Predicted 3D model of a 346-nucleotide part of an RNA (large-subunit ribosomal RNA, domain IV) from uncultured Fibrobacter sp. Taxonomically the source falls in Fibrobacter (Bacteria, Pseudomonadati, Fibrobacterota, Fibrobacterales). The full RNA is in RNAcentral, with records from MGnify.
Context: one part of a larger RNA
């Protein structure tokens, strides 16, 4: 030097992407405990005291002997809770083992699942919510369009399916596109049906040019045909969508207000530099002496936004972020020890 362990003065995160690793805490008893909250919890919050051994002594449980009619005593043995002296160390949970904590905010409600071999997460499932399908031989679903089975020995308060994802307060406008649902009309229209007319071939007729029945045969027009698709309508917790240019107020900016085009309708409440904000370290506040992070607002949303749900929310997280106290060889800055390697011999 490398690892695995033990200790270090002052200082204590100045280290570092980040306190990552380390050290702090720790059990049991008693005091004592905030904001918030769904009233259950937040709670081992937070914060403090006590804990050995010896003598004495007070109550008190279980069980024996003695003695006793019996109250009452007496004598042992095991337990629990307490008062008071006292003694002894650097230390009484004398060793193990055994939570640091407080605060702010992001996203998920929660307890769960997960990428067997780099991701455990704000993914994924979840009660709960809504649309939808299905009336029994249900719908789905495997299976040759089978049998049969699975749904279910169920039966709409069921069962498939699809979005959301506990609560809590809402969940706006838009059916012009595109799904999907109604819709005895109408237009379009497929095999069928139907056979006008037409072509082959052939008997026969004709001098010949040709004609040309019947049979076989091959096109084949009007017409008559469903759904479909057009049309009409209904629907957005179905896919999905929610504008732009000018002008205007006795300072100034700024526009309640007006014009005008486009639109199927122009984005409502909440919420906003956001896991979302290019410009961007926007700008103000706030914490530090210093703050691209962080929390509070602001609105000028490059490009939030209402179940591809919106906002908020106790509780919960080996979950991100930010701060604080406490602790520390993380560091300033490195030293010392054992211990196993590394080197040398065998």
């Nucleotide at each position: 030097c490398u690892c695995u362990g033990g200790c270090c003065a002052a200082g204590g995160a100045a280290c570092u992407c980040g306190g990552c690793a380390a050290a702090a805490u720790a059990a049991c008893c008693c005091c004592g405990u905030a904001a918030c909250u769904u009233c259950g919890g937040a709670a081992u919050a937070a914060g403090g005291g006590g804990u050995g051994c010896u003598c004495c002594u007070g109550c008190u449980g279980g069980u024996g002997g003695c003695a006793u009619a019996a109250c009452a005593g007496u004598u042992g043995c095991u337990g629990g809770c307490g008062g008071g002296a006292g003694c002894c160390g650097c230390a009484g949970a004398g060793a193990a083992a055994u939570g640091g904590u407080g605060g702010u905010g992001g996203c998920g409600a929660c307890u769960g699942u997960u990428u067997a071999c780099u991701a455990a997460a704000a993914a994924c499932a979840u009660a709960g919510g809504u649309c939808u399908g299905u009336g029994c031989g249900a719908a789905g679903u495997c299976g040759c369009a089978a049998a049969g089975a699975c749904g279910a020995c169920g039966u709409a308060u069921a069962c498939g399916g699809a979005c959301u994802g506990a609560c809590g307060c809402c969940u706006g406008c838009c059916c012009g596109g595109u799904g999907c649902c109604g819709g005895a009309a109408g237009g379009u229209u497929a095999a069928g049906a139907g056979g006008a007319g037409g072509a082959g071939u052939c008997a026969g007729c004709g001098c010949a040019a040709g004609c040309g029945a019947a049979g076989c045969c091959c096109c084949g027009a009007u017409u008559c045909g469903a759904a479909g698709c057009c049309c009409c309508g209904g629907u957005a917790a179905a896919c999905g969508g929610c504008g732009g240019c000018c002008g205007u107020a006795a300072c100034u900016a700024u526009a309640a207000c007006g014009g005008u085009c486009c639109u199927a309708a122009g984005g409502u409440a909440g919420c906003g530099a956001a896991a979302u904000u290019c410009c961007u370290u926007g700008u103000c506040g706030g914490g530090c002496a210093a703050g691209u992070u962080c929390c509070g607002a602001c609105c000028u949303g490059c490009a939030c936004g209402a179940a591809u749900g919106g906002c908020g929310u106790a509780a919960c997280g080996a979950u991100c972020u930010c701060c604080a106290c406490g602790c520390u060889g993380u560091c300033u800055c490195g030293g010392c020890c054992a211990g196993a390697g590394a080197c040398u011999c065998g």